This is a predicted structure of a 73-nucleotide RNA (transfer RNA) from a Deltaproteobacteria bacterium. Its mean pLDDT, the model's own confidence on a scale to 100, is 81. Its Rfam family is "tRNA". The family's RNA type in Rfam is transfer RNA. The sequence is in RNAcentral, with records from ENA.
This record gives sequence, C1' cells and structure tokens, in this order.
RNA sequence: GCCGGGAUAGCUCAGCUGGUAGAGCAUUUCCAUGGUAAGGAAAAGGUCGCGGGUUCAAGUCCCGCUCUCGGCU
Repeated sequence: GCCGGGAUAGCUCAGCUGGUAGAGCAUUUCCAUGGUAAGGAAAAGGUCGCGGGUUCAAGUCCCGCUCUCGGCU
C1' cells in the first nucleotide's frame, strides 16, 4: 500500500428485512432471612467511534475519516 471483520449502557454482547435502542453481569432501592450469600421485583444508566449524504424516518443503506483485529505483498 491492498483486502476483509469490528467500534451500541461501567463490562461482555444482541439488534437478521430501515419503523419507540435491548439482554446478561455489575450498580441503586425494595421483598425475603435471626443474619449473610443465593433467590424474587423494580429503577437508573446510551450524542449507537467521528463528520457528511439518502429517506417521512438511519444502530441498520451510501461516502470520507479515526481506532482496533486478521490476511496479502
């Protein structure tokens, strides 16, 4: 230099076909226990890597860039 994968909650990851952004773990509160752990219920937590474009509508499609992983030379 060229090709391909990835970037979404604190962490690990879904979100396939464009239509209100989700799960598990962690955190907070409550239930329950003589108490703790396990268990149950609820809540909070997101500029979806950055900047543009298309669209009534973009995490999703298109273009550029950054970071990261792998391959080729």